A computed fold for a 479-nucleotide part of an RNA from an uncultured bacterium, annotated as small-subunit ribosomal RNA, 3' major domain. RNAcentral holds the full RNA, with entries from ENA and SILVA. Model confidence (mean pLDDT): 84 of 100.
Context: one part of a larger RNA
RNA sequence: UGACGGGGGCCCGCACAAGCGGUGGAGCAUGUGGUUUAAUUCGAAGCAACGCGAAGAACCUUACCAGCCCUUGACAUGGGGAGUGUGGGUCGCAGAGAUGUGACCCUUCAGUUCGGCUGGCUCCCACACAGGUGCUGCAUGGCUGUCGUCAGCUCGUGUCGUGAGAUGUUGGGUUAAGUCCCGCAACGAGCGCAACCCUCAUCUUCAGUUGCCAUCAUUAAGUUGGGCACUCUGAAGAAACUGCCGGUGACAAGCCGGAGGAAGGCGGGGAUGACGUCAAGUCAUCAUGGCCCUUAUGGGCAGGGCUACACACGUGCUACAAUGGGGAGUACAGAGGGUUGCGAGCUAGCAAUAGUAAGCUAAUCCCUGAAAGCUCGUCGUAGUCCGGAUCGGAGUCUGCAACUCGACUCCGUGAAGUCGGAAUCGCUAGUAAUCGCGAAUCAGAAUGUCGCGGUGAAUACGUUCCCGGGUCUUGCACA
Numbered sequence: 001u002g003a004c005g006g007g008g009g010c011c012c013g014c015a016c017a018a019g020c021g022g023u024g025g026a027g028c029a030u031g032u033g034g035u036u037u038a039a040u041u042c043g044a045a046g047c048a049a050c051g052c053g054a055a056g057a058a059c060c061u062u063a064c065c066a067g068c069c070c071u072u073g074a075c076a077u078g079g080g081g082a083g084u085g086u087g088g089g090u091c092g093c094a095g096a097g098a099u100g101u102g103a104c105c106c107u108u109c110a111g112u113u114c115g116g117c118u119g120g121c122u123c124c125c126a127c128a129c130a131g132g133u134g135c136u137g138c139a140u141g142g143c144u145g146u147c148g149u150c151a152g153c154u155c156g157u158g159u160c161g162u163g164a165g166a167u168g169u170u171g172g173g174u175u176a177a178g179u180c181c182c183g184c185a186a187c188g189a190g191c192g193c194a195a196c197c198c199u200c201a202u203c204u205u206c207a208g209u210u211g212c213c214a215u216c217a218u219u220a221a222g223u224u225g226g227g228c229a230c231u232c233u234g235a236a237g238a239a240a241c242u243g244c245c246g247g248u249g250a251c252a253a254g255c256c257g258g259a260g261g262a263a264g265g266c267g268g269g270g271a272u273g274a275c276g277u278c279a280a281g282u283c284a285u286c287a288u289g290g291c292c293c294u295u296a297u298g299g300g301c302a303g304g305g306c307u308a309c310a311c312a313c314g315u316g317c318u319a320c321a322a323u324g325g326g327g328a329g330u331a332c333a334g335a336g337g338g339u340u341g342c343g344a345g346c347u348a349g350c351a352a353u354a355g356u357a358a359g360c361u362a363a364u365c366c367c368u369g370a371a372a373g374c375u376c377g378u379c380g381u382a383g384u385c386c387g388g389a390u391c392g393g394a395g396u397c398u399g400c401a402a403c404u405c406g407a408c409u410c411c412g413u414g415a416a417g418u419c420g421g422a423a424u425c426g427c428u429a430g431u432a433a434u435c436g437c438g439a440a441u442c443a444g445a446a447u448g449u450c451g452c453g454g455u456g457a458a459u460a461c462g463u464u465c466c467c468g469g470g471u472c473u474u475g476c477a478c479a
Base pairs, nucleotide, nucleotide: 001479002478004475005474007473008472009471010470011469012468013467015463016462019427020426021425022424023423026318027317028316029315030314031313032312033311034309035308042053043052064304065303067301068300069299070298073129077128078127080125081123082122083121084120087106088105089104090103091102092101093100094099109119110118111117131293132292134291135290136289140287141286142282143281144280145278147276152191153190154189155188156187157186158167159166160165171182172181173180197270198269199268200267202238203237204236205235206234207233208232211228212227213226216225217224241264244258245257246256247255248254320420324379325378327376328375329374330373336367337366338365341360342359345356346355347354348353386417391412392411393410394409395408396407397406433455434454435453436452437451438450439449
């Protein structure tokens, strides 16, 4: 000087408390461990691994396994030799295919000094080499997590100290903040904080189609004429600064209350992550040193596996019902996506879906009837008209192909489960809870992920305690 203390002081955080809803019990989905297996490819490991890499394993992917094949190789460059066309397609035979072998058709490369000379292409031989998701993340780059959006981390000059170092950065106030003020052997500065960026909330101007409809006419319908007021869209501005008033404070910084205002003291949300820590993670995104393999640890193929199942854990979904289940009627979103696509309408089917087909390269058409909600009537506390697992049967769709191993529909079947021990998690407002909708990936395949809106709470006395952090001080057997 740091680190540490079941030392002390001050302060903060959904850290506790006050509340609301869960997890832990059940069934299923998914990831992991374990076990099994020919293989169940590999990585991730307290917080910060475990719906994680994977925004999507039937084949492919695929790296794993057993089998069948290839050896200058699926791919690149170079030199040597040979050929002259080459490239494409169809068919036959053997085979699981890769591959091997044969026949036919179409096309008939460019330059040229007209020499198979040059380029291109193909083949062969032996080489240099290719190739490796093989090892080392404790050899590395790059990227990332984490403490933590915590308020810290430093430097120059000066001064003090023999020196390591200190001072500044401590102190008194204050702040979300090393934020600002005052004081002070310090005076300044840098990286962080804040602001500048995006978005939401108000208004103005400009613009008015595919958007909108107050007035006028019209229609089944903003449908049409008409209009651009309003909504909206998207570009430019305005607006918020403790600016104003009162109180308080040290006449300061600020704090408390009020006015006006769409918004008030950081207005809400996002992006933004200092010096560093964890030899944290990644050699399997990529790049790369070293080591290793080279008829195999490389390459091709069809099949299997990654989907196994006594069990254990994590994360979720659905429930256990009446604030509910089922039936009928009826209302209101936002944000996205669409031409190998979205697909209206009509017809068939109980349905998944099929047939036909308008429109749309989209403020125009489609996905798209949102659901919870509201109204009416039903069930009457029961393992039920709750719950839907499991299983049987019949189908639909995608795709070369749903046996291992897809999703969905219909009929039947109707398991556990009556609110969950110890323990434990999230959340402070348009939040929690609850309700549906969309997208990426994607042929198909979400209860996951990322977004979107609808309905919409309770509680916070307070900082004694648990956890984490900041700062000052003290002790110290640690560095």